Large-subunit ribosomal RNA, domain IV from Methylobacterium oxalidis, 329 nucleotides, folded computationally.
Its mean pLDDT, the model's own confidence on a scale to 100, is 88.
[in-house]
Context: one part of a larger RNA
RNA sequence: CGAUGCUGAAGGAACUCGGCAAUUUGCCUCCGUAACUUCGGGAUAAGGAGGCCUUGCAUCCGGGCAACCGGGUGCGAGGGGCACAGACCAGGGGGUGGCGACUGUUUAUCUAAAACACAGGGCUCUGCGAAGUCUGUAAGACGACGUAUAGGGCCUGACGCCUGCCCGGUGCCGGAAGGUUAAGAGGAGAGGUGAGAGCCUUGAAUUGAAGCCCCGGUAAACGGCGGCCGUAACUAUAACGGUCCUAAGGUAGCGAAAUUCCUUGUCGGGUAAGUUCCGACCUGCACGAAUGGCGUAACGAUCUCCCCGCUGUCUCCAGCAUCGGCUCA
Numbered sequence: 001c002g003a004u005g006c007u008g009a010a011g012g013a014a015c016u017c018g019g020c021a022a023u024u025u026g027c028c029u030c031c032g033u034a035a036c037u038u039c040g041g042g043a044u045a046a047g048g049a050g051g052c053c054u055u056g057c058a059u060c061c062g063g064g065c066a067a068c069c070g071g072g073u074g075c076g077a078g079g080g081g082c083a084c085a086g087a088c089c090a091g092g093g094g095g096u097g098g099c100g101a102c103u104g105u106u107u108a109u110c111u112a113a114a115a116c117a118c119a120g121g122g123c124u125c126u127g128c129g130a131a132g133u134c135u136g137u138a139a140g141a142c143g144a145c146g147u148a149u150a151g152g153g154c155c156u157g158a159c160g161c162c163u164g165c166c167c168g169g170u171g172c173c174g175g176a177a178g179g180u181u182a183a184g185a186g187g188a189g190a191g192g193u194g195a196g197a198g199c200c201u202u203g204a205a206u207u208g209a210a211g212c213c214c215c216g217g218u219a220a221a222c223g224g225c226g227g228c229c230g231u232a233a234c235u236a237u238a239a240c241g242g243u244c245c246u247a248a249g250g251u252a253g254c255g256a257a258a259u260u261c262c263u264u265g266u267c268g269g270g271u272a273a274g275u276u277c278c279g280a281c282c283u284g285c286a287c288g289a290a291u292g293g294c295g296u297a298a299c300g301a302u303c304u305c306c307c308c309g310c311u312g313u314c315u316c317c318a319g320c321a322u323c324g325g326c327u328c329a
Stems, first nucleotide, its partner, number of pairs: 001324008010315002014313001019310001027051005036041001038158001052079012080084001092308004097303002099300002104116002120156007132142003159295004164225003169222002171218005178213003184207002189202005226244005253287001254284001265281005
């Protein structure tokens, strides 16, 4: 000097990115317990009292023929110790908010989470030799000894209230017309050769699927969801009007947000003092409705902020024990 333990005056988070770490709390009985809530919870909420030994009285239960033995409860009196759940074991608590409903799952070996999964919801495919999957093809197999209340794919993610507008583009679905279109069919004609018959080459019209074009549908399919100007008897603002563009111009709800650049926005709360936090405002650089929107009790080794308790985290370090290091032998 380090590691691992133990103790500490006064203060008590002033430490620090952050109470990280270490304290505190801890068991049983009794009392008592809020908001909120899906009425189950929240809850061991919070908070408080008691607990050892001796002894008196009352009372209850079990066993026994009985004497008596064993056990429990209530009220009271007294005793000792630093300490009575005497060691060990053994929740700190409360409030607000974000995210995710929850229990689960995960980067074996730096990430356990707001990521994955999940019940629930929706779209879509599939009528059975099913769709889908494996196999070069096939045979075969899974699906399934199942049959649309089933099976596959994709998205969303309990529950509550909801889920607006756009089909122009891309995709998918439908469409006995029309256009385009391959091989093939077709052979008008043309050429070569030959005495000719013929043989060979070439070849227009016409005919010829799917696809594409075209016509419709479809957004819990991929996706998208405007600009400028003017206007009210203070000012400001604009319910209102005009105009351009678009397939349609963002509805409800939420909003400086896990999203806000300017920004430490502004106001309020909390502090003596608050780039964080909570509540508002709306000027949303660049929220927004199953790439789901907004809420939500319960839950979380989750993240943020605050408070109480508690402490060597700190002011500010000190001592002790053990093990190393170091010096000497």